Description
Large-subunit ribosomal RNA, domain II from a Pseudomonadota bacterium, 685 nucleotides, folded computationally. Its mean pLDDT, the model's own confidence on a scale to 100, is 85.
Context: one part of a larger RNA
RNA sequence: GCCGGCGAGUUACCGUUUGCGGCCAGGUUAAGCGCUUCAAGCGCGAAGCCGCAGCGAAAGCGAGUCUGAACAGGGCGUUCAGUCGCAGGCGGUAGACGCGAAACCACGUGAUCUACCCAUGGCCAGGUGGAAGGGGAUGUAAAAAUCCCUGGACGACCGAACUCACUAACGUUGAAAAGUUAGGGGAUGAGCUGUGGGGAGGAGUAAAAGUCUAAUCAAACGUGGAGAUAGCUCGUUCUCUCCGAAAUAGCUUCAGGGCUAGCCUCGAGUUUUACCUUAUGGGGGUAGAGCUACUGAUUGGGGAUAGGGGGCCACCAGCCUACCUACCCUUACCAAACUCCGAAUACCAUAAGGCCUGACCUCGGGAGUCAGUCUGCGGGGGAUAACCUCCGUGGUCGAGAGGGCAUGAACCCAGAUCGCCAGCUAAGGUCCCUAAUUUCUGCUCAGUUAUAAAGGAAGUCCAAUUGCCGUGACAAUCAGGAUGUUGGCUUAGAAGCAGCCACCAUUUAAAAAGUGCGUAAUAGCUUACUGAUCGAGCAGUUGGGUGCCGAUAAUGAACGGGAAUAAGCAGAAAACCGAAGCUGCGGGCGCGGCGAGCAAUCGUCGCGCGGUAGGAGAGCGUAGCAGCCAGCGUCGAAGCGAUACGGAAACGAGUCGUGGAGCGGCUGUUAGCGAUUAUGCCGGC
Numbered sequence: 001g002c003c004g005g006c007g008a009g010u011u012a013c014c015g016u017u018u019g020c021g022g023c024c025a026g027g028u029u030a031a032g033c034g035c036u037u038c039a040a041g042c043g044c045g046a047a048g049c050c051g052c053a054g055c056g057a058a059a060g061c062g063a064g065u066c067u068g069a070a071c072a073g074g075g076c077g078u079u080c081a082g083u084c085g086c087a088g089g090c091g092g093u094a095g096a097c098g099c100g101a102a103a104c105c106a107c108g109u110g111a112u113c114u115a116c117c118c119a120u121g122g123c124c125a126g127g128u129g130g131a132a133g134g135g136g137a138u139g140u141a142a143a144a145a146u147c148c149c150u151g152g153a154c155g156a157c158c159g160a161a162c163u164c165a166c167u168a169a170c171g172u173u174g175a176a177a178a179g180u181u182a183g184g185g186g187a188u189g190a191g192c193u194g195u196g197g198g199g200a201g202g203a204g205u206a207a208a209a210g211u212c213u214a215a216u217c218a219a220a221c222g223u224g225g226a227g228a229u230a231g232c233u234c235g236u237u238c239u240c241u242c243c244g245a246a247a248u249a250g251c252u253u254c255a256g257g258g259c260u261a262g263c264c265u266c267g268a269g270u271u272u273u274a275c276c277u278u279a280u281g282g283g284g285g286u287a288g289a290g291c292u293a294c295u296g297a298u299u300g301g302g303g304a305u306a307g308g309g310g311g312c313c314a315c316c317a318g319c320c321u322a323c324c325u326a327c328c329c330u331u332a333c334c335a336a337a338c339u340c341c342g343a344a345u346a347c348c349a350u351a352a353g354g355c356c357u358g359a360c361c362u363c364g365g366g367a368g369u370c371a372g373u374c375u376g377c378g379g380g381g382g383a384u385a386a387c388c389u390c391c392g393u394g395g396u397c398g399a400g401a402g403g404g405c406a407u408g409a410a411c412c413c414a415g416a417u418c419g420c421c422a423g424c425u426a427a428g429g430u431c432c433c434u435a436a437u438u439u440c441u442g443c444u445c446a447g448u449u450a451u452a453a454a455g456g457a458a459g460u461c462c463a464a465u466u467g468c469c470g471u472g473a474c475a476a477u478c479a480g481g482a483u484g485u486u487g488g489c490u491u492a493g494a495a496g497c498a499g500c501c502a503c504c505a506u507u508u509a510a511a512a513a514g515u516g517c518g519u520a521a522u523a524g525c526u527u528a529c530u531g532a533u534c535g536a537g538c539a540g541u542u543g544g545g546u547g548c549c550g551a552u553a554a555u556g557a558a559c560g561g562g563a564a565u566a567a568g569c570a571g572a573a574a575a576c577c578g579a580a581g582c583u584g585c586g587g588g589c590g591c592g593g594c595g596a597g598c599a600a601u602c603g604u605c606g607c608g609c610g611g612u613a614g615g616a617g618a619g620c621g622u623a624g625c626a627g628c629c630a631g632c633g634u635c636g637a638a639g640c641g642a643u644a645c646g647g648a649a650a651c652g653a654g655u656c657g658u659g660g661a662g663c664g665g666c667u668g669u670u671a672g673c674g675a676u677u678a679u680g681c682c683g684g685c
Stems, first nucleotide, its partner, number of pairs: 001685006011094013026050003032044004054061002064076004097235002100232001104225006116198008124189001126158003129154001133150006162186003166183005201217001203213002238619006248261005262369002264366006275354008288341001289339002295335002300330004305326004309321004372397001374395008402413003417587004422583003428577003431562003437574007449564001455549002459546010476533005482506003487501003512527001516525002588609009620674001622671008631663002639658005645652002
């Protein structure tokens, strides 16, 4: 891991509610006793309990009573049938659906492991260094000292046994629940070791690491309290039918838990209540807008306005001011906590119509839900960030399958009762993959299509508008482009062209006191301007459509692919494809109406049948028991194997084989009654 077996809402009592039954203003016995066919017993037994009356703290009074001075008012009552049993739902008390702690306490068992201590024994090859002390010699007044010999100290040195465990590799389902190998440390000492003994669980022991106390230690192990508790996690076993949520509010030592309400379901009751549309009547202060209509904020201009500051003048008077504040006129503008105004919606009411079979309301039984999610719209927070966060209001998912978006919870279409090798459509599509397409008019050349901005550009198409133009525009070509004059000033120079000032006049078809290049300054080139050639549009501005650049990332990845110049984009037309939508044909089930029938039920019409938590209903199967079938069975039971049958399902037959002795159907009844999952338990492989 697989297979098989086992494995989780039970039982007792109390309460409440529903169904069924008995009796009924009553209902009922308990212990106990008697009888007995000894069990599915029968009969006695009103003690007690519930009900029939309440109110008051009570005395007490009583259809009333309490409060109170009250014959007042007010509170609670007075109208409404109960009770006993059985069964179902739920609650309470008990372990109370099952398994699961970390822990707490009590009483015991442990120091044969290990830590420390006590007593008594044992062990340490060999080698090296050579302290004190001693002797001799030298030395001295005597010493000290020096030399030689002796001596054998040492938590001394090297190194086996012994002991330790520093390094590395190996080992890591090991040879081993701590080792092996090769090196390493200590090895006369605070040494190692044998035997016996001591003290223990909030205690011991500890050269101290929270170490060790029998492979267990920040409190050992065993048994018990004990099925501790677990607002936590996991699991909780057959089928079908009807309805079908919530992820919110308030409170909570509350926030992943609860309680009440909200939303679901079942029963009973009431009944024009709910819902939709239209009309009418309402209140509002949002969107918007506005502000010499307030409160504030605020742009520019003006003021013979007021106050202050500064300056002039100072005797008063007065004048000036690109200073400050306020005010006035004008101009421009802002506000969730501004409003002179003010919608659409929404909400309330009334009426009519529609719809009227799960819609509203009341009472009662049972729940679940209290982590929501994305998306459109209106907002707060954030950065007008987030698959961000918090509200409001719709929708989806949640609990929703199907079609589309290549792929996809939350987007678009659409709500799956079942069957059909029938039809029509939705979104979305119709060149091939891949079901289905043609026509017309434009646009695009970028493979744009098929990712993006500010910004940039004679891309290109359309529209509008301004100016010029056969008295010849625009472009090009040919020619001219002069004179006073090198204007004046400045300057070394300044001659159209460093700079400043002025910008006249003449000749002209036209020609600047000079547009740019250029020179040291001149020169030179060029432009404006004019003529000629040419012959029809030219130049600009604005708006719209569609393209281009902007465009850089890590495997190759920005049409699903192929590919496409339409099979791209925009507009128009007519078709088609396309879903579990709708229709057709056939079947099943639920609810309601009507009809028939004593009823069961049948017929017909209408509406419905996605579904998690959850509520309600109806069934299948397993094991036992009771009654019936005067059931089946060695002419072959159960079980097992095979199989093309029946049923909507759980399931149930028939036949054959195997097997070899029991078993079934119906009606009741009782439950140790249904397992792919609990890192479930046991066994097999």
The RNAcentral record of the full RNA draws on ENA.